[in-house]
Context: one part of a larger RNA
RNA sequence: UGACGGGGGCCCGCACAAGCGGUGGAGCAUGUGGUUUAAUUCGAAGCAACGCGAAGAACCUUACCUGGACUUGACAUAUACUUGACCAGAUGUGAGAGCAUCUUUCUCUUCGGAGCAAGUAUACAGGUGUUGCAUGGCUGUCGUCAGCUCGUGUUGUGAGAUGUUGGGUUAAGUCCCGCAACGAGCGCAACCCCUACUUCCAGUUACCAGCGAGUAAUGUCGGGGACUCUGGAGGGACUGCCGGUGAUAAACCGGAGGAAGGUGGGGAUGACGUCAAGUCAUCAUGGCCCUUACGUCCAGGGCUACACACGUGCUACAAUGGCCGGUACAGUUGGAAGCGAUACCGCGAGGUGGAGCAAAUCCUUGAAAACCGGUCCCAGUUCGGAUUGAAGUCCGCAACUCGACUUCAUGAAGUAGGAAUCGCUAUUAAUGGCAGGUCAGCUACACUGCCGUGAAUACGUUCCCGGGCCUUGUACA
Numbered sequence: 001u002g003a004c005g006g007g008g009g010c011c012c013g014c015a016c017a018a019g020c021g022g023u024g025g026a027g028c029a030u031g032u033g034g035u036u037u038a039a040u041u042c043g044a045a046g047c048a049a050c051g052c053g054a055a056g057a058a059c060c061u062u063a064c065c066u067g068g069a070c071u072u073g074a075c076a077u078a079u080a081c082u083u084g085a086c087c088a089g090a091u092g093u094g095a096g097a098g099c100a101u102c103u104u105u106c107u108c109u110u111c112g113g114a115g116c117a118a119g120u121a122u123a124c125a126g127g128u129g130u131u132g133c134a135u136g137g138c139u140g141u142c143g144u145c146a147g148c149u150c151g152u153g154u155u156g157u158g159a160g161a162u163g164u165u166g167g168g169u170u171a172a173g174u175c176c177c178g179c180a181a182c183g184a185g186c187g188c189a190a191c192c193c194c195u196a197c198u199u200c201c202a203g204u205u206a207c208c209a210g211c212g213a214g215u216a217a218u219g220u221c222g223g224g225g226a227c228u229c230u231g232g233a234g235g236g237a238c239u240g241c242c243g244g245u246g247a248u249a250a251a252c253c254g255g256a257g258g259a260a261g262g263u264g265g266g267g268a269u270g271a272c273g274u275c276a277a278g279u280c281a282u283c284a285u286g287g288c289c290c291u292u293a294c295g296u297c298c299a300g301g302g303c304u305a306c307a308c309a310c311g312u313g314c315u316a317c318a319a320u321g322g323c324c325g326g327u328a329c330a331g332u333u334g335g336a337a338g339c340g341a342u343a344c345c346g347c348g349a350g351g352u353g354g355a356g357c358a359a360a361u362c363c364u365u366g367a368a369a370a371c372c373g374g375u376c377c378c379a380g381u382u383c384g385g386a387u388u389g390a391a392g393u394c395c396g397c398a399a400c401u402c403g404a405c406u407u408c409a410u411g412a413a414g415u416a417g418g419a420a421u422c423g424c425u426a427u428u429a430a431u432g433g434c435a436g437g438u439c440a441g442c443u444a445c446a447c448u449g450c451c452g453u454g455a456a457u458a459c460g461u462u463c464c465c466g467g468g469c470c471u472u473g474u475a476c477a
Stems, first nucleotide, its partner, number of pairs: 001477002003474003007471007015461002019424005026315008034306002042053002064301007073124001077123008088103006106115003126290002129288003135284002137279003140275001142273001147186006153162003166177003192267004197235007207224002211222003238261001241255005317417001321376006334363002338357002343352003383414001388409007430453007
């Protein structure tokens, strides 16, 4: 100087407390461990691995296993030699890859050759082989915590100290005051984006107040530029104003006005560093290793196994509910090998068909919870839907291993979950649906967004956890 303390002081955080809803019990989905296996490819390991890499494992992917094949190679460059092709087509064999055979067959030229392609040979290719404890790059975490440093000066023999400590204050090393310090840098804040109010400009595909036309009905048409909205430029919030407290400071408390008030709400943004944290399997890369194989191609299988254990979720156990009928209101999106309307067929998944739309125009798209009416009457039930049987639909060369969905039948566990444990402070939790990426299809109940309905509670900081500053002790570095 740090680190540590079941030392002290001050302070903060859904850290506790106050509340609401869960997990832990059940069934299923998914990841992991273990076990099994020819293989169940590999990585991730407290927080910070475990719905993680994977924004999609039937083949492919695929790295694993079994078997069949190839050896300058699936891919690149160069040289030498040979050939004239390559492509395409056909035959045999075969699971295919491959192997064998056949047909067809170059361009330019100054005739030296050049280009292109194939074969042979040699250099080499290739490796998801190893080392993340050799590395770059990227990322997680402490933590959006308020810290981390430097120059000059001063001080100490020196390591160092000072500044950065102190008194207040703040979300903040934020600001004020004081001070052997005076300044500065990286962080904080602001500048950026979205959202909440408004002005101006501009109106098509959006809108429709007034005027006119038309319809069974609809901005449908003429038209309008008001409104909504769209999207560009501005305004607006700064403790600016008032009162109080305070050191007359910084600031804090209350109030006014205002759409918004003290960082308005959200996002992006992550200092010096820590964990030899993670990644050699995104990529790049040193060393090491393989080179008729640890490379490459192919078929089939596996990654989907199942006495068990754990994590993360979904659905429930019901009446604030289930079922039936009626009826209302969104927003973010996506669309051409695509979205697909009206219509018809089917109980349905879906099929036929193809209007319109490269989309503020058409489609996705009739949101669901909610509301109104009916029924069920507390039961393992008209709760719950696992499992299983049968019949189907769709995608796709192909659904046996191993897809999703539909209909009929079946109708398991489950009556609120022990110890323990998680999230959340407002348009939040809870709850309801919708869309997207990946994608032929899908294991999505995941993830990323969107809108609807919409609470309760916070006395307080003694305690648990994590963190910041000062101080103290130390057989620690």
The part of an RNA shown here (small-subunit ribosomal RNA, 3' major domain) has 477 nucleotides and comes from a metagenome. The RNAcentral record of the full RNA draws on SILVA.